[in-house]
Context: one part of a larger RNA
RNA sequence: CGUGCACGGUGGAUGCCUUGGCAGCCAGAGGCGAUGAAGGACGUUGUAGCCUGCGAUAAGCUCCGGUUAGGUGGCAAACAACUGUUUGACCCGGAGAUUUCCGAAUGGGGAAACCCACCUGUCAUAAGGCAGGUAUCACAUACUGAAUCCAUAGGUAUGUGAAGCGAACGAGGGGAACUGAAACAUCUAAGUACCCUUAGGAACAGAAAUCAAUUGAGAUUCCGUCAGUAGCGGCGAGCGAACGCGGAUUAGCCCUUAAGUCUGUGAAAGAUUAGGAGAACGGUCUGGGAAGGCCGGCCAUAGUGGGUGAUAGCCCCGUAUCCGAAAAUCUGAUCAGGUGAAAUCGAGUAGGUCGGAGCACGUGAAACUCUGACUGAACAUGGGGGGACCAUCCUCCAAGGCUAAAUACUCCUGGCUGACCGAUAGUGAACCAGUACCGUGAGGGAAAGGCGAAAAGAACCCCGGAGAGGGGAGUGAAAUAGAACCUGAAACCGUAUGCGU
Numbered sequence: 001c002g003u004g005c006a007c008g009g010u011g012g013a014u015g016c017c018u019u020g021g022c023a024g025c026c027a028g029a030g031g032c033g034a035u036g037a038a039g040g041a042c043g044u045u046g047u048a049g050c051c052u053g054c055g056a057u058a059a060g061c062u063c064c065g066g067u068u069a070g071g072u073g074g075c076a077a078a079c080a081a082c083u084g085u086u087u088g089a090c091c092c093g094g095a096g097a098u099u100u101c102c103g104a105a106u107g108g109g110g111a112a113a114c115c116c117a118c119c120u121g122u123c124a125u126a127a128g129g130c131a132g133g134u135a136u137c138a139c140a141u142a143c144u145g146a147a148u149c150c151a152u153a154g155g156u157a158u159g160u161g162a163a164g165c166g167a168a169c170g171a172g173g174g175g176a177a178c179u180g181a182a183a184c185a186u187c188u189a190a191g192u193a194c195c196c197u198u199a200g201g202a203a204c205a206g207a208a209a210u211c212a213a214u215u216g217a218g219a220u221u222c223c224g225u226c227a228g229u230a231g232c233g234g235c236g237a238g239c240g241a242a243c244g245c246g247g248a249u250u251a252g253c254c255c256u257u258a259a260g261u262c263u264g265u266g267a268a269a270g271a272u273u274a275g276g277a278g279a280a281c282g283g284u285c286u287g288g289g290a291a292g293g294c295c296g297g298c299c300a301u302a303g304u305g306g307g308u309g310a311u312a313g314c315c316c317c318g319u320a321u322c323c324g325a326a327a328a329u330c331u332g333a334u335c336a337g338g339u340g341a342a343a344u345c346g347a348g349u350a351g352g353u354c355g356g357a358g359c360a361c362g363u364g365a366a367a368c369u370c371u372g373a374c375u376g377a378a379c380a381u382g383g384g385g386g387g388a389c390c391a392u393c394c395u396c397c398a399a400g401g402c403u404a405a406a407u408a409c410u411c412c413u414g415g416c417u418g419a420c421c422g423a424u425a426g427u428g429a430a431c432c433a434g435u436a437c438c439g440u441g442a443g444g445g446a447a448a449g450g451c452g453a454a455a456a457g458a459a460c461c462c463c464g465g466a467g468a469g470g471g472g473a474g475u476g477a478a479a480u481a482g483a484a485c486c487u488g489a490a491a492c493c494g495u496a497u498g499c500g501u
Base pairs, nucleotide, nucleotide: 001500002499003498004497006495007494008493009492015486016450017449020421021420022418023417024416025415026414027413028412029410030409031165032164039102040101041100042055043054044053046079049075050074051073061096062095063094064093065092066091070083071082072081107116108115109114117134118133119132120131121130122129123128136162137161138160139159140158141157142156143155144154169200170198171197172196173195174194180187184234210217211216221248222247223246224245225244231239232238252402253401254400255346260339261338262337263336264335269331270330271329272328273327275323276322277321281296282295283294284293285292297314298313299303305317306316307315351375352374353373354372355371356370357369358368361387382397383396384395385394386393437444438443457485460472461471462470463469
């Protein structure tokens, strides 16, 4: 040095676990905001820090209800000082009060959490204190009021409203490229991504100037099918219907017709926001420990689940089932009030020409819909459509308006579920994580879980630097479970020893 075996060190794989995630289902809720939001800064406990809560009334104040013997939030124990026990603390729920400063931020300014004002009222000798107000825009009303006579513009005051934030879903206005076409230009990707405006709990659409085809149907929306069909297409790549049928859900109305719609009120009953009652087990053995084994019982409208020193229907919390609200909210009968009055059945419209766009449809034989320019009817004895166009026939009535449900989504709340993950997985984040750290900034973005049933977390002694670390002693079932703590693989490093060299 190699190799074998034994025992260690290092290391943190594996196994087991789960506080956290992921994906759903069923309900709820679908908004918050000038009565100052979302989000923050700074404070606030007998307390140095952080988290949580709260706001100078500051881990809290008042009232009402529930529950209860302890309590003064967590990391985080101890101490101190208190407090409550039927005159009810703490805790839970409802309602209210307070709610610094910044932030739409709104008196003016500003390098957010700061600086500087004015007006009114009130207290005060004064200095000053306290309370309220003072942004902009829109609309309404009143007053005032130029050039300019009337007027108008403008100005002033008062009242009402708006603003800002928010995950996805909606509507509208704009609108790519990579890519595919095996290159590329029409085309595709795609009306996608993205930007803007704006709304609602849904939105949009919607009661036929619709389809159909010689029979008829009867608003809209969504799903299945029709069908990858008919078609469109450098007829390439690709794009891609409709009629009809089967379902979900159904609702019709107004401008003329008292229908409709909105606001308030809030009977009865139900629901939500605290809760309450809630069955049935003992012995023995092993063991540190019984829920395990054995023996003998019991309950079940309850054998979902979790905990308890190993695996518990009957130990604990629960579960089935039943019951419960002072207060607030929701559903909502009834009643009351408002709107409903606009247009006069829709004219610069329909239609046409040119240029575009949408329709599955790329200009095509291209109907239909929208409209930038130019034109431009009829008036129910009329007009639109039936995919160029004409006739016949059929069908409908544009150029005014409203409308629930079936549909889409989930920032959020509750319950339940999983041939979902189990700490390199599952959210980036199981742990004080959008943290530490990086970047001027936009932005990027981690690592990090596990002693034990219970801290019983090792009194005391010894070596040592008043160390680090270790040896005894003690606790414990176990300390090779000792806090660098469950298990403790491999690589790697040793010690003892056999063999080889």
RNAcentral holds the full RNA, with entries from MGnify. The part of an RNA shown here (large-subunit ribosomal RNA, domain I) has 501 nucleotides and comes from a marine sediment metagenome. Its mean pLDDT, the model's own confidence on a scale to 100, is 84.